[in-house]
RNA sequence: CAGCCGGACCGGACGGUCGCUCUCUUCGUCUUCGGACGAGGGGAGAGGAAAGUCCGAACUCCGCAGAGCAAUGUGCCGGAUAACGUCCGGGAGGCCGGGUUCAAGCAUGGUCGACGGAAAGUGCCACAGAAAGCAUGCCGCCGGCGACGCCGGGGUAAGGGUGAAAAGGUGCGGUAAGAGCGCACCGCCGCCACAGUAAUGCGGCGGGCAGGGCAAACCCCACACGGAGCAAGACCAAAUAGGGAGGGAGCCUGGCUUCGGCCGGGCACGUGCCGGCUCGGUGCGUCACAACCUCCGGGUAGGUCGCUAGAGCCGCGCAGCAAUGCGCGGCCCAGAGGAAUGGCCGUCCUGCCGGUUUCGGCCGGCGGACAGAAUUCGGCUUACAGGUCCGGCUGCUAC
Numbered sequence: 001c002a003g004c005c006g007g008a009c010c011g012g013a014c015g016g017u018c019g020c021u022c023u024c025u026u027c028g029u030c031u032u033c034g035g036a037c038g039a040g041g042g043g044a045g046a047g048g049a050a051a052g053u054c055c056g057a058a059c060u061c062c063g064c065a066g067a068g069c070a071a072u073g074u075g076c077c078g079g080a081u082a083a084c085g086u087c088c089g090g091g092a093g094g095c096c097g098g099g100u101u102c103a104a105g106c107a108u109g110g111u112c113g114a115c116g117g118a119a120a121g122u123g124c125c126a127c128a129g130a131a132a133g134c135a136u137g138c139c140g141c142c143g144g145c146g147a148c149g150c151c152g153g154g155g156u157a158a159g160g161g162u163g164a165a166a167a168g169g170u171g172c173g174g175u176a177a178g179a180g181c182g183c184a185c186c187g188c189c190g191c192c193a194c195a196g197u198a199a200u201g202c203g204g205c206g207g208g209c210a211g212g213g214c215a216a217a218c219c220c221c222a223c224a225c226g227g228a229g230c231a232a233g234a235c236c237a238a239a240u241a242g243g244g245a246g247g248g249a250g251c252c253u254g255g256c257u258u259c260g261g262c263c264g265g266g267c268a269c270g271u272g273c274c275g276g277c278u279c280g281g282u283g284c285g286u287c288a289c290a291a292c293c294u295c296c297g298g299g300u301a302g303g304u305c306g307c308u309a310g311a312g313c314c315g316c317g318c319a320g321c322a323a324u325g326c327g328c329g330g331c332c333c334a335g336a337g338g339a340a341u342g343g344c345c346g347u348c349c350u351g352c353c354g355g356u357u358u359c360g361g362c363c364g365g366c367g368g369a370c371a372g373a374a375u376u377c378g379g380c381u382u383a384c385a386g387g388u389c390c391g392g393c394u395g396c397u398a399c
Base pairs, nucleotide, nucleotide: 001395002394003393004392005391006390007389008388009387010386012348013347014346015345016344017343018342020045021044022043023042024041025040026039027038028037029036030035047370051381052380054379055378056377057376058375059229060228061227062226066279067278068277069276072224073223074222075221076090077089078088079087080086091115093112094111095110096109099106100105116220117219121218122217123214124213125212138160139159140156141155142154143151144150145149168186169185170184171183172182173181187209188207189206190205191204192203194201195200233305234304235303236302243296244295245294246293247292250267251266252265253264254263255262256261268286269285270284271283272282273281312331313330314329315328316327317326318325319324349368350367351366352365353364354363355362356361
C1' cells in the first nucleotide's frame, strides 16, 4: 500500500420567522366547581433499526390453581440474565490459506447456522450401479485350452466403473493374483494414569475392529412449560327485547307449617371454573320460573382511565478474560387519539461532476441513506447513500 474478516460511532448542523402537541406558570372571562376559553412566559417533543411480529418477560383478565398424561419448545461444557431459542468464555467437528510429511496425517492462523443419542426399535437413501443392511461380485487380476475368443470351476475385493456415499486410510512387505495376511503410522473400541469445575485434552497399554448417511424422519434421553392478550382490562353514561327456540341431573331423612310449601342433613348424580384428557379442590343445581349448554334475533360502538419514573439513562470506581454485577454521583429525555414533533428563508458541512487557480483556494450544477413512536422493556432478523475509528489475518514493497 492492497485485499479479507470482526467490532464501534455519526448519518446533517446553526440562526431567524410562522405554526402544531404535551406540561408548568401569569393575567382575564365563564363555571354544572370537574374545568372550559382567550392572551403571554418557561421547559420538552421519532429510531438504530421506531421495521418484521421471530423469541422472552413486565403488566392485565380468566373466583383458587395442585398432581399427572398428551401436546409444545430447547439440546456440547461452564457462566451471565427478570427471562429467552439471547449473550460471554471454553471444547469438539467442518471449511479456507500457507507450513510440514514418501503419503495418509499433523500442528498453527482465520472462520462457522441446527453441537444429546444411529450399539433400543421402526423407516428412508430416487436414478445409476452387480449390489445401498444378517450385503453384493459387473469389468478386471490369477489357472487351462487355444487364439482376440472359449472352458469349467476355484481364488480375489488390491485396480476400474456407477454414485452424495460401496467391505476403515496411507506406505512398505508378502502372494499365483490379492486381502489387517503381516508391519509402521493415522482412524476406531476398551482400560489405566495425569491436567482441568466440566466438556475434553495429552500420554501409556491392549485389541484387527460393528461397511455408511439421514433424528430441521418417527423415536429414546435430559430439562423447561396454564391460557389469552393494551383491540388485555377498569370505570362512567346511554340504549335495547327482563326477546325467542331446543336440550338438560334423585333417593333417604329431621324440623316448622297459614297444608300452598319452607329450612336443614346424608349418599348419589348433573354442571361451571385454566387450553385437550384424567385425578384433586371448589362453586352452583337436581322435578323444574332448571345449574348449565347450543342456536336465532336485538341494543351499544360515546366518554374517562390504562398512557409513561423505568429489570431507565449518563459519568466514575471496584470485581471479573468477558457477558455482566455492585457502589457512589448526576439527569428526567414524546404520550398523540385517525393520530402532534412541521413549513419558509439564510449560512455552514459533506459526496460527485465541470470550470478555474498565485495551488492557500474559488465558482457553478446535482445530491445527502434506510426510514416515522401508539403499553413498555431485553434480544434476534432484515434495510441502510456517504463518512470516521479500532482490532486481527494474508500478500507486496522499503528499512
This is a predicted structure of a 399-nucleotide RNA (Bacterial RNase P class A) from an Acidobacteriota bacterium. It matches the Rfam family "Bacterial RNase P class A". Rfam describes the family as follows. Ribonuclease P (RNase P) is a ubiquitous endoribonuclease, found in archaea, bacteria and eukarya as well as chloroplasts and mitochondria. Taxonomically the source falls in Acidobacteriota (Bacteria, Pseudomonadati). Model confidence (mean pLDDT): 75 of 100. It was read from a public genome assembly, where an Rfam model found it.